[in-house]
Context: one part of a larger RNA
RNA sequence: CUGGGCGUAAAGGGAGCGUAGGCGGUUUUUUAAGUUGGGAGUGAAAUCCCCGGGCUCAACCCGGGAACUGCUCUCAAAACUGAUUAACUCGAGUGUAGGAGGGGAAAGUGGAAUUCCUAGUGUAGCGGUGGAAUGCGUAGAUAUUAGGAGGAACACCAGUGGCGAAGGCGACUUUCUGGACUACAACUGACGCUGAGGCUCGAAAGCGUGGGGAGCAAACAGGAUUAGAUACCCUGGUAGUCCACGCUGUAAACGAUGGAUACUAGACGCAGGGAGUAUCGACUCUUUCUGUGUCGUCGCAAACGCAUUAAGUAUCCCGCCUGGGGAGUACGGCCGCAAGGUUGAAACUC
Repeated sequence: CUGGGCGUAAAGGGAGCGUAGGCGGUUUUUUAAGUUGGGAGUGAAAUCCCCGGGCUCAACCCGGGAACUGCUCUCAAAACUGAUUAACUCGAGUGUAGGAGGGGAAAGUGGAAUUCCUAGUGUAGCGGUGGAAUGCGUAGAUAUUAGGAGGAACACCAGUGGCGAAGGCGACUUUCUGGACUACAACUGACGCUGAGGCUCGAAAGCGUGGGGAGCAAACAGGAUUAGAUACCCUGGUAGUCCACGCUGUAAACGAUGGAUACUAGACGCAGGGAGUAUCGACUCUUUCUGUGUCGUCGCAAACGCAUUAAGUAUCCCGCCUGGGGAGUACGGCCGCAAGGUUGAAACUC
């Protein structure tokens, strides 16, 4: 390479947009590049293969055939692919009318709670644990009442419920803004799918500068426990957690399941729309589209299980795997302020 694979055995890129490339709906015109058939030339000899022959056999040698699966030219065909012409509407998109949503950004507002401060009441304890102690408290704590300050997070609603490409998103109001869905079928007329590189986004932790700092809390200190206890438990507590701007670019970034399209029994929910029947009307009922779940047939699977949201049946495109360790290490390149990230071996060993 071929072949086989990627939920859990090695293997789906963290996610999107998109360049080149690959692949691509229905009908038609022309062409003849691919394709198919015929012919001609060439494809040296030797080798390989087959049939014979010669050295006593064999290796070796000789003769004949086949083959050299290729290339060039030419004649023809026109189904398929390509190119081209003209059209089409079911793919894709636009439009109009709707309703749903923690989708995103900014500004403002609110109540509960913790902590702190001030003042009042009040007196000896509070706190904490398995039990204690460190700690706080007669300089008046804890408790309780009133007022104030400040920061962070938004109980109930809340739901295998919603939205988002993923990361993720949850108090309320306003402004700006993205996407999806449904109905109609007016418009464009294949404008599509995927996507190496590339670009953008990307939890937490971490980094830089400047703010902020209530609670929590790595590090650290003390008290316990213990043989020890650099821990688990307790009392404290700094970075950090929060905000602005910039960087980092990784996660069990998980559905451990790449994207797109088509097809293949059903049953029962939930969410958002539409249509219909009945009705004075609503609920209900029937049906349909989209999403999200549970179960299950065929089929698949090593089994577990998956099963119209496929891990089934097929096609297209991308990424990735090839025994364990060494090792996601070394070296080099690129990126980064650093931490480090990314790309990524070998010796050796089993």
Molecule: small-subunit ribosomal RNA, central domain
Organism: uncultured bacterium